Context: one part of a larger RNA
RNA sequence: ACCGGCGAGUUGCGACAGACUGCGAGGUUAAGGAGGAAAGACCGGAGCCGAAGCGAAAGCGAGUCUUAAGAGGGCGAAAGUAGGAUGUUGCAGACCCGAAACCGGGUGAUCUAGCCAUGAGCAGGUUGAAGUUGAGGUGAAACUCAAUGGAGGACCGAACCGACUACCGUUGAAAAGUUAGCGGAUGACUUGUGGCUAGGGGAGAAAUUCCAAUCGAACCCGGAGAUAGCUGGUUCUCCCCGAAAUAGCUUUAGGGCUAGCGUUGGAAAGAACCUUAGUGAAGGUAGAGCACUGAAUGUGUGAUGGCCCCAUCCCGGGGUACUGAAUACAAUCAAACUGCGAAUGUCAUUAAGGAUGUCCGGCAGUCAGACUGUGAGUGAUAAGGUCCAUGGUCAAGAGGGAAACAGCCCAGACCGCCAGUUAAGGUCCCAAAAUACAGGCUAAGUGGAAAAGGAUGUGGGGAUGCCCAGACAACUAGGAGGUUGGCUCAGAAGCAGCCAUCCUUUAAAGAGUGCGUAACAGCUCACUAGUCGAGUGACCCUGCGCCGAAAAUGUACCGGGGCUAAGCCUGAUACCGAAACUGCGGAUUGUAGGAAACUAUAGUGGUAGGGGAGCGUUGUAUACGAGUGGAAGCCGUACCGUGAGGAGCGGUGGAUUGUAUAGAAGUGAGAAUGCCGGU
Numbered sequence: 001a002c003c004g005g006c007g008a009g010u011u012g013c014g015a016c017a018g019a020c021u022g023c024g025a026g027g028u029u030a031a032g033g034a035g036g037a038a039a040g041a042c043c044g045g046a047g048c049c050g051a052a053g054c055g056a057a058a059g060c061g062a063g064u065c066u067u068a069a070g071a072g073g074g075c076g077a078a079a080g081u082a083g084g085a086u087g088u089u090g091c092a093g094a095c096c097c098g099a100a101a102c103c104g105g106g107u108g109a110u111c112u113a114g115c116c117a118u119g120a121g122c123a124g125g126u127u128g129a130a131g132u133u134g135a136g137g138u139g140a141a142a143c144u145c146a147a148u149g150g151a152g153g154a155c156c157g158a159a160c161c162g163a164c165u166a167c168c169g170u171u172g173a174a175a176a177g178u179u180a181g182c183g184g185a186u187g188a189c190u191u192g193u194g195g196c197u198a199g200g201g202g203a204g205a206a207a208u209u210c211c212a213a214u215c216g217a218a219c220c221c222g223g224a225g226a227u228a229g230c231u232g233g234u235u236c237u238c239c240c241c242g243a244a245a246u247a248g249c250u251u252u253a254g255g256g257c258u259a260g261c262g263u264u265g266g267a268a269a270g271a272a273c274c275u276u277a278g279u280g281a282a283g284g285u286a287g288a289g290c291a292c293u294g295a296a297u298g299u300g301u302g303a304u305g306g307c308c309c310c311a312u313c314c315c316g317g318g319g320u321a322c323u324g325a326a327u328a329c330a331a332u333c334a335a336a337c338u339g340c341g342a343a344u345g346u347c348a349u350u351a352a353g354g355a356u357g358u359c360c361g362g363c364a365g366u367c368a369g370a371c372u373g374u375g376a377g378u379g380a381u382a383a384g385g386u387c388c389a390u391g392g393u394c395a396a397g398a399g400g401g402a403a404a405c406a407g408c409c410c411a412g413a414c415c416g417c418c419a420g421u422u423a424a425g426g427u428c429c430c431a432a433a434a435u436a437c438a439g440g441c442u443a444a445g446u447g448g449a450a451a452a453g454g455a456u457g458u459g460g461g462g463a464u465g466c467c468c469a470g471a472c473a474a475c476u477a478g479g480a481g482g483u484u485g486g487c488u489c490a491g492a493a494g495c496a497g498c499c500a501u502c503c504u505u506u507a508a509a510g511a512g513u514g515c516g517u518a519a520c521a522g523c524u525c526a527c528u529a530g531u532c533g534a535g536u537g538a539c540c541c542u543g544c545g546c547c548g549a550a551a552a553u554g555u556a557c558c559g560g561g562g563c564u565a566a567g568c569c570u571g572a573u574a575c576c577g578a579a580a581c582u583g584c585g586g587a588u589u590g591u592a593g594g595a596a597a598c599u600a601u602a603g604u605g606g607u608a609g610g611g612g613a614g615c616g617u618u619g620u621a622u623a624c625g626a627g628u629g630g631a632a633g634c635c636g637u638a639c640c641g642u643g644a645g646g647a648g649c650g651g652u653g654g655a656u657u658g659u660a661u662a663g664a665a666g667u668g669a670g671a672a673u674g675c676c677g678g679u
Stems, first nucleotide, its partner, number of pairs: 001679006011092007020083004026049003032043002053060002063075004095233002098230001102223006113197009122187001124156003127152001131148006160184003164181003168177001199215001201211003208217001236614006246259005260366002262363006272356001273354009287340001288338002293334003297330005305322001306320005369394007377386002399410003414586004419582003425576003428561003434573001437571005447563001453547002457544006464537003474531005480504003485499003510525001514523002587604007615668001617665002620662007633652005639646002
């Protein structure tokens, strides 16, 4: 891992509900008794529920209480009861498995820690303390030297004890080792045997270290099925309906309770509900506006204050390129501005059309929502962000499209069909259908990713300057004189800078557009004439393109091939295309009609969940069967049923077993890192 078997809403006592059965103004017995093979049959009426309520009570009573009341109002005046089954619930382990832990009583110091008693062990080598002896020395000493001596948590190093480093080993030879080095090795040394200390404890040269491969509190059994708002699992079928991810409260936030939303039964009433249309209302959003509240720009006038001048004894006077209240005009801005003000939405009512809606009960689930369109907040007008509102889809929705792709587009799958029509989206090939049509655009593979910004790309439109009295471009020629204008300056002559910017000759020519010189010179431009001969400039709006454009495995930003349309825009026509719609056949639910058959009509996606109807397994009761002329089981099989399932036949097998109706459950397996077995 697979296969097989086992494996989870049960039982007791209460409560509530709706069905069912018995009896019914009543219903029913409990303990107990008697009896028997057994019994729900018999006896037992204690008790319980009901048949009358109201009031705090006295009390009254189909009424009563309140009250002054005979008013008004409150509560009453419509059948129950017993039982078993079903659904749910309370108390119990209460659907099953699962803690870490807590407590009680015991078992452990054969491991290990410390201690006690009694034993044992430490090759060899080195150093050479005290003391002693001798000699020297002294008054005697001290002291010095030599010898002797043999101290030491002394030295080197085996056994022994340890464990610093590294490789190896890491399903090991080994649940801590091997190998090679390494530390101690007469000591706080090592070790044998026996003993002592026990878990709220012991021991500890102290590390939360050890107390039998277990230690921040050992192990065993018990309380015990501890508790688990947590995770996982929870077993046959079909039919009908079908949610929520919100509000309030919560030591509450991944849990609950009530409401909301689902389902089911009943009731009343009859249109209270929904849609559309009409009519009538309230409102202050979008927009708009600037009288108000504020913000904010420019201009005019300009208070106050500052500064300067005159005066200065006081009163003052004048100026101001400062400040800038206020005011006028013009033009703006606002969620917390409004002298205005929609659309939607809301309320009321009327009409039409639909088929809901409301109330009372049983049972729920839901309280993590997601994306997308729209309106806001928050954030950075960031996020597959966050938080509201309002739609949609997913959740709980399959099918077609978007290459693939819960939340986007189309469309809501009862079943069958080798029938038809369409939607979104498509029609060159992959790949069903136009290599279709008409008119434009694009040349960038734009299409088939992107901004500010940039550009004689190209199409359309508009308005405008010049132009056959000759434009634009090009070429030829001129582009002068006063004058080197004045100033400045070393110089300044059109061309460093400042000022002025005239006059003349002219077809025209600036006191000069640029280059240039030290300054001149020189080149050039404006301007003019000629040659030429028809358009040429500068703008505005707009369609489609261009540049801007660098990323990490491999083309890789059309799904691919490939495409100049098979790209884009406009128009019109065919066709393809889904589980949509239609056709044919069948099943089933609701409603209406009907005695029924049936007919008509509307349905039949579905998670949590509610309701309904069934299949199968094992005992039991009753009835009827089958079986050695072959039961069950097993194997095969083209039959029947919507399904769970059920037959028939053949083989195998060799002794049990079925059908009908009831009734009872240890009643259905794929999942629980499930349990046991096998391979």
A computed fold for a 679-nucleotide part of an RNA from a metagenome, annotated as large-subunit ribosomal RNA, domain II. The full RNA is in RNAcentral, with records from SILVA. Rfam family: Bacterial large subunit ribosomal RNA.